The RNA shown here (SAM riboswitch aptamer (S box leader)) has 105 nucleotides and comes from Anaerosporomusa subterranea. The sequence is in RNAcentral, with records from Rfam and Ribocentre.
RNA sequence: CAUUCAUCAUGAGUUAGCUGAGGGACUGGCCCGAUGACGCUGCGGCAACCAUCGCUUUUGCGAAACGGUGCCAAUUCCAACAGGAGUAAUCCUGAGAGAUGAGGG
Repeated sequence: CAUUCAUCAUGAGUUAGCUGAGGGACUGGCCCGAUGACGCUGCGGCAACCAUCGCUUUUGCGAAACGGUGCCAAUUCCAACAGGAGUAAUCCUGAGAGAUGAGGG
């Protein structure tokens, strides 16, 4: 870098230091941000993908949270493409894109 599989409605920072203008992937919207966002470091926390343990027997269920990751504004913030319901506002389903983990290349 592309690819396969799984998950994405829950949860978790009014925290200390550094920095200083953009940030929320992309487009539109709508938000966050000098009362300091985003990012980095420390500390704290959430969750339970891998790994571990037990049961069951091949796939599930459960435990625990020491290890490898991940995450801690807003549903992946919403939409964007296709389909459906509706007079409409709007709503629902699926795809695509993206993120994370695990695997092989």
Rfam family: SAM riboswitch aptamer (S box leader). Gene Ontology term of the family: regulation of gene expression. About the family: The SAM riboswitch is found upstream of a number of genes which code for proteins involved in methionine or cysteine biosynthesis in Gram-positive bacteria. NCBI's taxonomy places the organism under Bacteria, Bacillota, Negativicutes, Acetonemataceae, Anaerosporomusa. The prediction has a mean pLDDT of 82.